[in-house]
C1' cells in the first nucleotide's frame, strides 16, 4: 500500500407544537372532553418451505398422486441450521454441490461414424476348408506329402479414420492374424475381510467386474389427508318466509272481492283536516351491522452452566403496535456524520512506521496538525392471525484473516 474473504451489531439522535390509532384514569350534558402512558422492520417484501390455530373429512391397512434424498447431531418441523464425510473451484482465506440405485429392469445417446453395447468401411489374417500351379512318392487313385499363388468361404477387431464418449488403459505372452485369451502394473465400480471412526468414510489385503444418462421412466428408503384469519366462534336491525292466535259494524255483490264508519300509523304537544294499512305473538336460515378469534409467546433482556457448535437447562428481571380500507405522519430547532474541501484560514519541519537505510515532506506553489461557511445529502422499505427459516431489496461501520508487493 493494492486485491480479497468471513462474521458482527447499526439503520441518525434529542426536544417543541400540531395531528392519528390502541389502553388506563377522571369529568360530564352519554358521546364528547382531559391527564398519563405505547404505537413498524431487518427485512415487516416475495409468498418459497415448515409449524401452531381452526374448520372439514377420517377404524385400520394398501394403491395412486406429492416432497425428500451422503453422515451424525439441533429443532414443535423443516427442503432451515450446526459439526463432519466426499467431490469440484480457488495460490489462498474460503467457498459451492440436485451428493440414494447404472450389478433390477425398459429407454435414449444430435451430426459424424461400419458400429453408440453385440457392430465392421478401409484394414490384418486366410492357419482350416475351397479353386489353380509346380515338384517327389508309389499302392497309379476322386491318393499322400512339400513348395508357393488367388482372396472364394470364413477369422479378427490389434492400426486407420468419426464422435464429447467406441467395449479399462499401457506393456507384454501368445498367435495364421488377433482379442482380458492370458500374464504384470495400473484406473473406476460395487463385494468380502482386517484396523480406525457412532456413522457417512479411509488405509491395507482378497477375489469379481467394466461406455455414458436417473435435472428419462423406473427402484429403494423417509416423510405426506385438505382448505386456510375472508379459517372459525358469537350476538343481531329492517324486509321477505313459516306456524299460531284475533280480525268489530253497515251497505252492495258475478261470492273472487268493494265501499263507508270504527280500529292504527304518519302529518308539531291536542281538535279538524289530508295521507298510508288488517293486526299480534312466536320460529327460523341467511345478510348488513358489530364483538371475539387478536397478539402472554416454541416471547425478549441479562447473568449462569452444559456442548467444537447449531442449540438446550437454570436463575432474575420485563411486557414491546394491534389498524380494519387500514392509525403510527408533518413542521420547526439544535446537535451528529457524509459531501461542500488536492476550496480556504492558521501552525508547521517533520511527518508515516515496532522501527527502517524505505514513501511523502522542509527555497515560491508545503508533507503532516488543527478549524473548516452556505448549499445538498443520511439507503432499502410500511405490520395486517402468530412463529421459526429460505430468498430477494438496501447503506455506511466494526472486527478477525488470506494472498501480493515495498523496507528491516
Nucleotide at each position: 500500500a493494492a486485491a480479497g474473504u468471513c462474521u458482527g451489531a447499526c439503520a441518525g439522535a434529542c426536544a417543541a407544537u400540531c395531528g392519528c390509532u390502541g389502553g388506563c384514569g377522571g369529568c360530564c350534558u352519554c358521546g364528547g372532553c382531559c391527564g398519563c402512558g405505547a404505537g413498524a422492520g431487518g427485512a415487516a417484501a416475495g409468498u418459497c418451505c415448515g409449524g401452531g390455530c381452526u374448520c372439514c373429512a377420517c377404524a385400520g391397512g394398501g394403491c395412486a398422486g406429492g416432497a425428500u434424498g451422503c453422515u451424525g447431531g439441533a429443532u414443535a418441523a423443516c427442503g432451515u441450521c450446526c459439526a463432519g464425510u466426499c467431490g469440484g473451484c480457488g495460490c489462498g482465506a474460503g467457498c459451492c454441490g440436485a451428493a440414494g440405485g447404472a450389478u433390477a429392469g425398459u429407454g435414449c445417446c444430435a451430426c459424424a461414424g461400419a458400429a453408440a453395447u453385440g457392430g465392421a468401411c478401409c484394414g490384418c489374417c486366410g492357419a482350416u476348408g475351397g479353386c489353380g500351379g509346380g515338384c517327389g512318392c508309389c499302392u497309379u487313385g476322386c491318393g499322400c506329402g512339400c513348395c508357393g499363388g488367388c482372396a472364394c468361404a470364413g477369422g479378427c477387431a490389434a492400426g486407420g479414420g468419426u464422435g464429447g464418449a467406441a467395449c479399462c488403459g499401457u506393456g507384454g505372452u501368445g498367435u495364421a492374424a488377433g482379442a482380458g485369451a492370458c500374464c504384470a502394473c495400473g484406473a473406476g465400480c460395487g463385494g468380502c475381510g482386517u484396523u480406525g471412526g457412532c456413522g457417512a468414510c479411509a488405509a491395507c489385503g482378497c477375489g469379481g467386474c467394466u461406455g455414458g444418462u436417473a435435472a428419462a421412466c423406473c427402484c429403494c428408503a423417509u416423510c405426506u389427508g385438505g382448505a386456510g384469519c375472508a379459517a372459525g366462534a358469537c350476538c343481531u336491525a329492517a324486509g321477505a318466509g313459516a306456524a299460531c292466535g284475533c280480525a268489530g259494524a253497515a251497505g252492495c255483490u258475478u261470492c273472487g272481492g268493494c265501499u263507508u264508519c270504527a280500529g292504527u300509523c304518519c302529518u308539531u304537544g291536542c281538535c279538524c283536516g289530508g295521507g298510508g294499512c288488517g293486526c299480534g305473538u312466536u320460529c327460523g336460515g341467511g345478510u348488513u351491522g358489530g364483538u371475539c378469534g387478536c397478539u402472554u409467546g416454541a416471547g425478549c433482556c441479562u447473568g449462569u452452566c452444559a456442548g467444537c457448535a447449531a442449540u438446550g437447562g437454570c436463575a432474575g428481571g420485563c411486557c414491546u403496535a394491534g389498524a380494519u380500507a387500514g392509525a403510527u405522519g408533518a413542521u420547526u430547532g439544535u446537535c451528529g456524520c457524509u459531501u461542500g474541501a488536492c476550496a480556504g484560514u492558521g501552525g508547521g519541519a517533520g511527518g508515516g512506521u515496532c522501527g527502517u537505510u524505505c514513501c511523502c515532506g522542509u527555497u515560491c506553489g508545503g508533507a503532516c496538525c488543527a478549524c473548516g461557511a452556505a448549499g445538498a445529502g443520511c439507503a432499502c422499505a410500511g405490520a395486517a392471525c402468530c412463529c421459526g427459516g429460505c430468498u430477494u431489496a438496501c447503506g455506511g461501520c466494526a472486527g478477525a484473516c488470506u494472498u501480493u508487493c515495498c523496507g528491516c
The prediction has a mean pLDDT of 76. A computed fold for a 408-nucleotide RNA from Paenibacillus albicereus, annotated as Bacterial RNase P class A. The gene name in the source record is rnpB. Lineage of the source: Bacteria > Bacillati > Bacilli > Paenibacillaceae > Paenibacillus. Of the family's consensus pairs, 92% are formed in the model. The sequence is in RNAcentral, with records from ENA and Rfam. It matches the Rfam family "Bacterial RNase P class A". Rfam links the family to the GO terms dimeric ribonuclease P complex, tRNA processing and ribonuclease P activity. By type it is a ribozyme.